[in-house]
Model confidence (mean pLDDT): 85 of 100. This is a predicted structure of a 527-nucleotide part of an RNA (large-subunit ribosomal RNA, domain I) from a Bdellovibrionota bacterium. The full RNA is in RNAcentral, with records from ENA. Rfam family: Bacterial large subunit ribosomal RNA. Gene Ontology terms of the family: ribosome and structural constituent of ribosome.

Context: one part of a larger RNA
C1' cells in the first nucleotide's frame, strides 16, 4: 500500500409524512372606480424587526345580531399594564374614521413631494383639471379568460421559392356584457316542401377548390332551447313657421292617432266587435336562499402487550350518524364532526299571488294613395364567401354611372325563358352557447419537497441587471420541551465528558429515517 471484517466521520439519497400545489365537477358571483378604485408609500402596539390588521378616531371606534369564558393577531417566548357574566376576546350585518401617492383632477413635479387662489370659520372645513351635456348628470382608470369591431406579421410548410400556407393566428388599438355576437326570410329548397337565431351530433374529410403543399363546405336528418315584437310611409287631428291667389290654400318642422305585410298587406269606403288573452314594463304580500350560528345517538367497559391503546382477547351499546380529521400505535360509541332537524335584529339574491300600466279582432268592396333611393343594379378596383377570376353566382364597398313602385321587385351558382319562392335598402329581442380573476361545497388509478405552482419556509422574497426584465435556495427533535438543573475539561470559548429528562439522546436542537461517493480508527491476512 491492498483486501476482508468491525466501528465511526462526512454526506443527504431512500422510506414515511404534509401545512402547499395540480386537474376537474356542481353551485355562487361576474365587476371595482371622482361617494377617489386596483396598487402602493409612510405611519400605527408599553417593549416591536418581518408578516397580518388598521389609518392621526390608526392590531382599532359606534351600533345591531351570534356566542358564552376567558382575552390583549402571528413569527415568538417573556416581562409589564390591563379588559372580562354591567357578557370581554371572537364571528357576522350595517355605519363612522380612512394620512400621502396613484385615473389623480387647483398649479407644478424626479409618484408618495413642492406650491396657490377663492369661500367659510370658535374649531373642524369646502371649491377650483379636461371632455360630453341647456341643465341635471355622465365620462376618464383598473381587472383572469370569454365576446364584437378596426388594423395585422413572421418563423414555418410547400423538402429551394414568388402565388399559396402558417393565418385573419400572434400582436396592437377601440368597445361592451355577464355573457357577447346572431336573430324573426328580398332564407333554403324543388317535396306530399320547410319555416327566426344560436349550440351539439351527423352529413364529411364528403361535395367542391388548388399546379402543388394544402384548404374545405351546405342542405336534408337527430338533439338542446324556444318568442316574437316595434317603427318609417299612405290617411287623420293639433301646434308652429314660411309663402301665396289670405274667412283659406300650399309647403316645411314637431306632437298625437293610424299602420307594419307576400295565399300581398295597409290607407280609403261599407258592415261588425268592446271581450278575451298576453307582456321581455312598474312595483310587490309572501316563499325559498346568502352573509354568524344551534341541537345532534352509543363504553372515560374488563383483561393483556406497551412509554402511551385506538392494537389483541372478552363483554356491551348506537346507527336517518360505519364520510373525514384529531387524540401518546390502527377509535362508529374520547374530541371535532357526520346523518337528520333547526336558526337572523341587519343587509342582500331568486321566485312570486294579487295590483298598476300596456298590448291585443274580424268580414267585404274598390284599384285612388302608401309599402324604407344616390338604394337596387351596372362598370372599374379590392375584400368576404370552402370557392386562388375562373363559366363565378351570392355578400361588403373605394370611384363613376344609376332604376322600378305591385301590371312592382329580389333569389333559385354566368346568362335567357318558364316555373317555384321570397319582399332588400329601418330598429329591438330571453333561452339553449363561451369563459373563470374570485367565493362555497366536493372529487381524483394527480404530485409528495430536484416532485407539485417560480413560491409547502421572510417568494415574485434574497440576489442579478442602468432598464425592460431575470429570478433562486430553503419542510420534518419529541407524544409532551419534559430543550439537558448541577459537576468537570477548555479561554467566563467552540466543542466535549458525566449527571438528569425521555420509550428512545447514534431523537440534543448542524435534531425522523440516514444509502453511495469520499475520509478515518481498530483488527486479520497479504505485499
Nucleotide at each position: 500500500g491492498g483486501u476482508g471484517c468491525a466501528c465511526g466521520g462526512c454526506g443527504g439519497a431512500u422510506g414515511c409524512c404534509u401545512u402547499g400545489g395540480c386537474a376537474c365537477u356542481g353551485g355562487u358571483a361576474g365587476g371595482c372606480g371622482a361617494u377617489g378604485a386596483a396598487g402602493g408609500a409612510c405611519g400605527u402596539a408599553g417593549u416591536a424587526g418581518g408578516c397580518u390588521g388598521c389609518g392621526a378616531a390608526a392590531a382599532g371606534c359606534c351600533u345591531c345580531g351570534g356566542g358564552g369564558a376567558g382575552c390583549u393577531g402571528u413569527c415568538a417566548a417573556a416581562c409589564a399594564a390591563g379588559c372580562u357574566g354591567u357578557g370581554a376576546u371572537c364571528c357576522g350585518g350595517g355605519g363612522a374614521u380612512a394620512u400621502c401617492c396613484g385615473a389623480a383632477u387647483g398649479g407644478g413635479g424626479a409618484a408618495a413631494c413642492c406650491u396657490g387662489u377663492c369661500c367659510a370659520u370658535u374649531a373642524a372645513g369646502g371649491a377650483c383639471a379636461c371632455c360630453c351635456g341647456a341643465a341635471a348628470g355622465g365620462g376618464g382608470g383598473c381587472a383572469a379568460a370569454c365576446c364584437c369591431g378596426g388594423g395585422g406579421a413572421a418563423u414555418u410548410g410547400a423538402a429551394a421559392u414568388a402565388c399559396c400556407u402558417u393565418a385573419g393566428u400572434a400582436c396592437c388599438c377601440g368597445g361592451a356584457g355577464g355573457a357577447a355576437g346572431a336573430g324573426a326570410a328580398a332564407u333554403c329548397a324543388u317535396a306530399u316542401g320547410a319555416g327566426a337565431u344560436u349550440c351539439c351530433c351527423g352529413g364529411a374529410g364528403u361535395a367542391g377548390u388548388g399546379c402543388a403543399a394544402g384548404c374545405g363546405a351546405a342542405a336534408u336528418g337527430g338533439g338542446a332551447a324556444u318568442a316574437g315584437g316595434c317603427c318609417a310611409a299612405a290617411c287623420u287631428g293639433c301646434u308652429u313657421c314660411a309663402u301665396c291667389u289670405u274667412u283659406g290654400a300650399u309647403g316645411g318642422a314637431g306632437c298625437a292617432g293610424g299602420g307594419u305585410u307576400g295565399u300581398a298587406g295597409g290607407a280609403c269606403c261599407g258592415c261588425g266587435a268592446c271581450a278575451u288573452g298576453g307582456g321581455a314594463c312598474u312595483g310587490g304580500a309572501g316563499u325559498c336562499g346568502a352573509u354568524a350560528g344551534c341541537a345532534g345517538a352509543a363504553c372515560u367497559g374488563a383483561g393483556u402487550u406497551g412509554g402511551a391503546a385506538a392494537g389483541c382477547u372478552c363483554g356491551g351499546g348506537c346507527a336517518g350518524a360505519g364520510a373525514g380529521g384529531g387524540u401518546g400505535a390502527u377509535a362508529c360509541c374520547c374530541c371535532c364532526g357526520u346523518a337528520u332537524g333547526c336558526g337572523a335584529a341587519a343587509u342582500u339574491g331568486a321566485c312570486a299571488a294579487g295590483a298598476g300600466c300596456u298590448c291585443u279582432a274580424g268580414c267585404g268592396g274598390u284599384a285612388u294613395c302608401c309599402u324604407g333611393a344616390g338604394u337596387a343594379c351596372c362598370a372599374c378596383g379590392g375584400g368576404a364567401c370552402a370557392c386562388u377570376u375562373g363559366a363565378a353566382a351570392u355578400c361588403c364597398u373605394g370611384u363613376g354611372g344609376g332604376a322600378a313602385u305591385c301590371u312592382g321587385g329580389g333569389u333559385g351558382g354566368a346568362c335567357c325563358a318558364u316555373c317555384a319562392u321570397c319582399c332588400a335598402a329601418g330598429c329591438c329581442u330571453a333561452a339553449a352557447u363561451a369563459c373563470u380573476c374570485a367565493c362555497c361545497a366536493g372529487u381524483g388509478a394527480c404530485c409528495g419537497a430536484u416532485a407539485g405552482u417560480g413560491a409547502a419556509c421572510u417568494a415574485g422574497u434574497a440576489c442579478c441587471g442602468u432598464g425592460a426584465g431575470g429570478g433562486a435556495a430553503a419542510g420534518g427533535u419529541g407524544a409532551a420541551a419534559a430543550g439537558a438543573a448541577c459537576u468537570c475539561c477548555g479561554a467566563u470559548g467552540a466543542g466535549g465528558a458525566g449527571u438528569g429528562u425521555g420509550a428512545a439522546a447514534u431523537a440534543g436542537a448542524a435534531c425522523c429515517u440516514g444509502a453511495a461517493a469520499c475520509c478515518g480508527u481498530g483488527u486479520a491476512c497479504u505485499u